[in-house]
RNA sequence: UUAUCAAGAAAGACGGAGGGAUGGGCCCUAUGAUGUCUUAGCAACCACCACGCUUCAUGCGAGGAAGGUGCUAAAUCCCACCACGUAAAAUACGUGGAUAGAUGA
Repeated sequence: UUAUCAAGAAAGACGGAGGGAUGGGCCCUAUGAUGUCUUAGCAACCACCACGCUUCAUGCGAGGAAGGUGCUAAAUCCCACCACGUAAAAUACGUGGAUAGAUGA
C1' cells in the first nucleotide's frame, strides 16, 4: 500500500491471576482464565497442481490439495468519529462511511 474481518474450527499437559488492543459497557475466569507446549481441527491469503478465457506478458474466473502463514468464547463481543433516515426532544434504533485494530500478500 492493498484484500478480508456477522461463516468455520478444542482437547490434554504445565502454571496460578487476571483477561477480552485503548476508554465506557458487557462478558470470560480458582468448575483454573491470559500465557506456553503437545495433539487435533477450521479456513483457503500466499506458494503448488490441473482447467477455461485472454492482449500470450500477465491478468481474471471456477476447481483440487494442504507446503508457508493465520485462526479455533461472544460480529473486530458492542459502542466511540461523521453523514443520512425514523421518532417532538434528551436520546434511542437502523443504514452507510471514517478512524483504530487483527490477519495475509

SAM riboswitch aptamer (S box leader) from a marine eukaryotic metagenome, 105 nucleotides, folded computationally.